[in-house]
Context: one part of a larger RNA
């Protein structure tokens, strides 16, 4: 890992609801006792529930309490219960199953290991060479010093012993901790046999929370024990109807609850629900406004200030500031002179089907994007939080290349039949190299911004031009004047003031380069040549630059596309879904009808027939069925071969059921009730087998 067996909502009692049976103002027995084939029948009325309530009671009583009330409220009456028996729920028990870390009580353990006590025993060799002694020198005597003895040391070096420092290797080992090398103690706070002592709320500890029998922040076993799990995981045939929520209050609450809100089934009511049109309502958003609260520009100006003059003044004056006020232009979620769309209320018609109450039974209370209206944030986030619609969630199926949540469409089942929706029609790959007119040259399309540009197309304004513009060529661009000032110097061109006149086709007291200052270049400005449009602006289509990223083209899905297979407009057609349609066949239900059975005469059931409407689904609520084991009546089978198994082209909508052959060798099926140890693929499931 596969395989095959097993494995999860049960019982009990007492409650509530619902179906069904009985009896009915009644209902009903219990323990017992008789009895039987039998949990039958019969006895058995204690008790129970109901048929009367209201008050704390006292009490009254279809009424009663409150109250001063004959007043008003609150509770009641104006009749339906009961006893079985199935089933759905909750309670109480372990209560759908496995799962705790854990806590308590009673034992067991120091043969492991920790420490301690008693009694052995073990420590080759080899070095060093402490006090003391002794001679010798020295000394007044010491002290000192030398040479010898001497043999200390938690002294050195090193077997055995203890230990375990680095590494290599092992790492389903040789080993649940070990093997070589290599290291540390090695007379001691040594190692060691042997018997004993301390016990888990505890011992023991040179202290690592270390050891206390291979897992110790509190051993093990056994019992409380099926502890307890608002976690987590699994929970076994089928089909048919409906079909949810991820809000809201509260919650030692936030991944749990419990009410409600959404969902199912019964009763009840019968159009009260929905959508539209019409009619009339309440409202202060979107926008706009500034009339009011603020907020804020700019002008103009009063009072006031500031400033100058003045010895003062109830003076003068000001190119200053500047409330109020005017006037123009404006802002605001908490501002409103105003003021819609929606949406909300309510009649009344049309159109269509649900609406509510009530009572069982739930699930859900982690949402996700996405348009569109806010707030939070950085007008960030596949963020967070409200509104609001849709989708996903529960939704398959076409597109989108792939792609919950976007677009099209809501799958009962079948068809080698039509039409169509998004999106498509050169090839990949179904269907136009379809048509008209225009646009782009950027492979723009097929990623992106402020900015920037004689890219090109449209529509406009305005200026100049055959009396000749625009560009270019040629000539001219003078004079008073070196204008005054200032300056060292200032001549057209450092810098301040003025900025005339003359001559003329035309030339500024100068546009710019230049000189130390002049020169000198060259503009403006006219002429002449040429010869027909030249400029300036303004809005818009389509490109164009701005444009760097990590494995690999890789920013059109790909080939590939240029009067297009791009853009934009208009137009004709085909393609394409489980959507429409068409033929079959199934199933739910509403409504009318037929029959059958029942009936308490209301009506209940069963079949069918016509018609209308539906059948996508999780959590979940309904319903109606398969099949296993037994059990009771009845009926068959069966050694002329039961059950099982194995093959097989039959049936049934599904679980399923049959028939035939084979193998097997003794039980075993229908059919009508019953009862359940009743259906297995998941639970790091439990055994057993490969």
């Nucleotide at each position: 890992g596969c395989c095959a067996a097993c494995g999860a909502g049960u019982u009990a009692c007492g409650g509530u609801c619902a179906g069904u049976a009985g009896c009915g103002a009644g209902g009903u027995u219990a323990a017992g006792g008789u009895g039987u084939g039998a949990u039958a029948g019969c006895c058995g009325g204690a008790g129970c529930c109901g048929a009367a309530g209201c008050g704390a009671a006292a009490g009254c009583g279809a009424g009663u309490c409150u109250g001063a009330a004959u007043a008003g409220g609150g509770c009641g009456a104006c009749u339906a219960g009961u006893u079985g028996c199935u089933g759905g729920c909750a309670g109480u028990a372990g209560a759908c199953c496995c799962g705790a870390a854990a806590c308590c009580a009673g034992g067991u353990g120091a043969g492991c290991u920790a420490u301690c006590c008693a009694u052995g025993u073990c420590c080759a060799g080899a070095c060093u060479g402490a006090a003391g002694c002794g001679g010798g020198a020295g000394u007044a005597a010491a002290a000192u010093u030398u040479c010898g003895u001497g043999g200390a040391g938690g002294g050195u070096c090193g077997a055995a012993c203890c230990g375990g420092u680095g590494u290599a290797c092992g790492u389903u080992g040789c080993a649940a901790a070990g093997u070589g090398c290599u290291c540390g103690g090695a007379u001691g706070a040594g190692g060691u046999g042997u018997g004993g002592a301390u016990a888990g709320g505890g011992g023991u500890g040179a202290a690592a929370u270390g050891c206390c029998a291979a897992a110790c922040g509190a051993a093990c076993c056994u019992g409380g024990a099926g502890a307890u799990a608002g976690c987590u995981g699994g929970u076994u045939c089928u089909c048919g109807c409906c079909g949810a929520a991820a809000u809201a209050g509260c919650u030692u609450u936030a991944g749990g609850g419990c009410u409600a809100g959404c969902g199912u089934c019964g009763u009840u009511u019968g159009u009260u629900g929905a959508g539209c049109a019409u009619a009339g309502g309440a409202g202060g958003u979107a926008g706009a406004g500034c009339a009011c609260u603020g907020g804020a520009u700019g002008a103009g100006g009063u009072a006031g200030g500031g400033g100058g003059c003045g010895a003062a003044a109830u003076g003068c004056u000001u190119a200053c500031c500047g409330a109020a006020c005017u006037c123009a232009a404006c802002c605001a979620a908490a501002c409103u002179c105003c003021g819609a769309a929606u949406g909300c209320c309510u009649a009344u018609g049309c159109u269509u089907u649900a609406g509510a109450a009530c009572g069982g039974c739930a699930g859900u209370u982690g949402g996700a994007c996405u348009g569109c209206g806010g707030g939070a944030g950085a007008u960030g986030a596949g963020u967070u939080u409200c509104g609001u619609a849709g989708u996903c969630g529960a939704g398959a199926g076409g597109g989108g290349a792939a792609a919950a949540g976007c677009c099209c469409a809501g799958a009962c089942c079948g068809u080698c039949a039509g039409c169509u929706a998004a999106g498509g029609u050169c090839c990949u790959u179904a269907a136009g190299u379809g048509g008209u007119g225009a646009c782009u040259a950027a492979g723009u399309g097929g990623g992106a911004a402020a900015g920037g540009a004689a890219g090109u197309g449209g529509u406009g304004u305005u200026a100049c031009a055959g009396a000749g513009a625009c560009a270019g060529c040629c000539a001219g661009g003078a004079g008073g004047u070196u204008g005054g000032c200032u300056u060292g110097g200032a001549a057209g061109c450092a810098g301040c003031c003025a900025u005339c006149c003359u001559u003329g086709a035309a030339a500024g007291a100068g546009u710019g380069c230049g000189u130390a200052a002049c020169a000198g270049c060259u503009c403006a400005c006219u002429g002449g040549u040429c010869a027909a449009g030249u400029g300036a602006u303004a809005c818009u289509g389509c490109g164009c630059c701005g444009a760097a990223a990590a494995u690999a083209u890789a920013a059109c899905g790909g080939g590939g596309c240029u009067u297009a297979a791009g853009u934009c407009a208009c137009c004709c057609g085909c393609c394409g879904a489980a959507g429409c349609u068409a033929c079959g066949g199934u199933u739910u239900u509403g409504c009318a009808g037929a029959u059958g059975c029942c009936u308490g005469c209301g009506g209940g059931u069963a079949u069918u027939u016509g018609u209308g409407a539906g059948a996508g689904g999780u959590a979940g609520g309904c319903g109606a069925g398969c099949g296993u084991u037994c059990c009771a009546u009845g009926c068959g089978c069966a050694u002329a071969g039961a059950a099982g198994c194995g093959a097989u082209a039959c049936u049934g909508u599904a679980a399923g059921g049959a028939g035939u052959c084979g193998u097997g060798g003794a039980g075993g099926g229908c059919a009508u009730g019953g009862a359940a140890g009743u259906g297995a693929g998941a639970a790091u499931g439990u055994u057993g087998g490969c």
The part of an RNA shown here (large-subunit ribosomal RNA, domain II) has 690 nucleotides and comes from Caldilineaceae bacterium bin5. The sequence was found in a public genome assembly. Rfam family: Bacterial large subunit ribosomal RNA. Its family is annotated with ribosome and structural constituent of ribosome in the Gene Ontology. Lineage of the source: Bacteria > Chloroflexota > Caldilineae > Caldilineales > Caldilineaceae.